[in-house]
C1' cells in the first nucleotide's frame, strides 16, 4: 500500500425489510436477611466512532476519514 471484518450504555454483545435503540453483567433504590451473599421488584445510564450524502424517514444504504482485528504484497 491492497483486501476483508469490526466500532451500538461502564464491560461483553444483539438489533429482521430503512419506520419510537435492546439483552446480560455492572451501578443505584427498595423488598427479603441479625448482617453479607444469593434471590425478587423497580430505576438511572446512548451525539449507535467522526464528517458528508441519499431518503418523508438512516444504527441499518452510499462516500470519506479515524481507530482496532485478520489476510496479502513491498521492504532495492
Nucleotide at each position: 500500500g491492497c483486501c476483508u471484518c469490526g466500532u451500538u450504555a461502564g464491560c461483553a454483545c444483539a438489533g429482521u425489510u430503512g419506520g419510537u435503540a435492546g439483552u446480560g453483567c455492572a451501578c443505584c433504590u427498595g423488598a427479603u436477611u441479625u448482617g453479607u451473599a444469593a434471590u425478587c421488584a423497580g430505576g438511572g445510564g446512548g451525539u449507535c466512532g467522526g464528517c458528508g450524502g441519499u431518503u418523508c424517514g438512516a444504527g441499518u444504504c452510499c462516500g470519506u476519514c479515524a481507530c482496532g482485528g485478520g489476510g496479502c504484497a513491498c521492504c532495492a
This is a predicted structure of a 76-nucleotide RNA (transfer RNA) from a Rhodocyclaceae bacterium. The sequence was found in a public genome assembly. Model confidence (mean pLDDT): 82 of 100. Rfam family: tRNA. From the family's description: Transfer RNA (tRNA) molecules are approximately 80 nucleotides in length. It is annotated as a transfer RNA.